RNA sequence: GCAGAUCGGAUGAUCGCGGGUCGCUAUGCGGCCUGAGGAAAGUCCGAGCUCCACAGGGCAGGGUGCUGGAUAACGUCCAGGCAGGGUAACCUGACGGAAAGUGCCACAGAAAAUAUACCGCCCCGACCUCGGUCGGGGUAAGGGUGAAAAGGCGAGGUAAGAGCUCACCGCGAUCCAGGUGACUGGGUCGGCACGGUAAACCCCACCCGGAGCAAGACCAAAUAGGGAAGGAGAGGUGACCCGCCUCGUUAUAACUUCCGGGUAGGUCGCUUGAGGUGCGGGGCAACUCGCAUCCCAGACAGAUGAUCAUCGGAGAGAUAGCUUUGAGCUGUCUCUCUACAGAACUCGGCUUACAGAUCUGCUU
Numbered sequence: 001g002c003a004g005a006u007c008g009g010a011u012g013a014u015c016g017c018g019g020g021u022c023g024c025u026a027u028g029c030g031g032c033c034u035g036a037g038g039a040a041a042g043u044c045c046g047a048g049c050u051c052c053a054c055a056g057g058g059c060a061g062g063g064u065g066c067u068g069g070a071u072a073a074c075g076u077c078c079a080g081g082c083a084g085g086g087u088a089a090c091c092u093g094a095c096g097g098a099a100a101g102u103g104c105c106a107c108a109g110a111a112a113a114u115a116u117a118c119c120g121c122c123c124c125g126a127c128c129u130c131g132g133u134c135g136g137g138g139u140a141a142g143g144g145u146g147a148a149a150a151g152g153c154g155a156g157g158u159a160a161g162a163g164c165u166c167a168c169c170g171c172g173a174u175c176c177a178g179g180u181g182a183c184u185g186g187g188u189c190g191g192c193a194c195g196g197u198a199a200a201c202c203c204c205a206c207c208c209g210g211a212g213c214a215a216g217a218c219c220a221a222a223u224a225g226g227g228a229a230g231g232a233g234a235g236g237u238g239a240c241c242c243g244c245c246u247c248g249u250u251a252u253a254a255c256u257u258c259c260g261g262g263u264a265g266g267u268c269g270c271u272u273g274a275g276g277u278g279c280g281g282g283g284c285a286a287c288u289c290g291c292a293u294c295c296c297a298g299a300c301a302g303a304u305g306a307u308c309a310u311c312g313g314a315g316a317g318a319u320a321g322c323u324u325u326g327a328g329c330u331g332u333c334u335c336u337c338u339a340c341a342g343a344a345c346u347c348g349g350c351u352u353a354c355a356g357a358u359c360u361g362c363u364u
Base pairs, nucleotide, nucleotide: 001362002361003360004359005358006357007356009311010310011309012308013307014306015305017035018034019033020032021031022030023029024028037340041351042350044349045348046347047346048345049212050211051210052209061208062207063206064205065204066080067079068078069077070076081095082093083092084091085090096203097202101201102200103197104196105195118143119142120139121138122137123136124135125134126133127132128131151169152168154166155165156164170192171190172189173188174187175186176185177184178183216268217267218266219265226259227258228257229256230255236252237251238250239249240248275294276293277292278291279290280289281288282287312338313337314336315335316334317333318332319331320330321329322328323327
């Protein structure tokens, strides 16, 4: 210097709190047992569980994106490939597709993708003061601009040049070999056709319903609205019938009882779980299988705390002794520091915070 793992104060006294259990003279009191984390945090992913929605398929929308594996699942983890960084241990990577299509590429620059020509280089012609000016043509090697300039570099070639030709590298096509695969190694052919950008639209492959324990289930004082029976074989009022009346049939209020409703309150959900620890087997590993063993907070305005004493740990200073080249070790005293944080349905991850201490392996 790199990688990984662990711990993260101890003891005692006094007062206080949540849960369980036992006892008693029982709305309480007392005894005993038990009571936060590596991140309980952020709530960023993925699940279980609950309710709602839902034939099947498609569109839209969102997410993921090298390969193989692990897993209940994942945007996580493991192993590997490739690219970049580091002397190295090792670290980092939004790492599918730019010959499907569309868009964009500021400034500068001749030109930013149908290529093009400012300086320069070369050829021809005209003019003159004889090495310059003007006109025509060739070129893209050199200069210049830019984040990026139309394959790179060297040689041949040429008037000067140019894949114009050749070697090497790159690129494309194809074949062979290795590998499950990403990919790697090699052969042959092509003279180059294809700038960059997908953390631009887009294309391709795969995945995705919503809300969350204040989910939700049960018991149930109270209230509103509702239903049934009685009231109701009486009386009143209305309807049927009817020209009118009577009879008949039927409906109806107060009130009573019951059902139902579900507020307050209570119970469940609630902590035994993809669980921890140990041993053994499989696997490079993530992880998984078997056996044994353990039970480890469950509140509902929310407990897990406060004070004091002693001992630790770390740093600084003073001082004494020992070894002594530097300096180190030991003792005593004083001062300072002793973190981040705190469960609320439960798990698997990620990310972030953290005084200080310890261990293991590796590199220079």